Molecule: transfer RNA
Organism: Phascolarctobacterium sp.
């Protein structure tokens, strides 16, 4: 040079074009004498940029940038 995956919460990940979740982390509280375990809650997002498509995009299409794999 060329081809393909990927990018969403602090982390690890889900998400048939119609309201963004789930674990863990973290706070708060029940249980314990008490601590771990457990149970119930709460907080956390410019969905990697920037366009188009569309009534309506995380999703679809386009060019990009970061990270990863392959060929040359």
């Nucleotide at each position: 040079g060329g081809g393909c995956c990927u990018a969403u919460a602090g982390c690890u990940c889900a998400g048939u074009g119609g309201u963004a979740g789930a674990g863990c982390c973290g706070c708060c509280g029940g249980c314990u004498c008490a601590u771990a375990a457990c149970c119930g809650g709460c907080u956390g997002g410019u969905c990697c940029u920037a366009g188009g498509u569309u009534c309506g995009a995380g999703c679809c299409c386009u060019a990009g940038u970061g990270g990863g794999c392959c060929c040359a």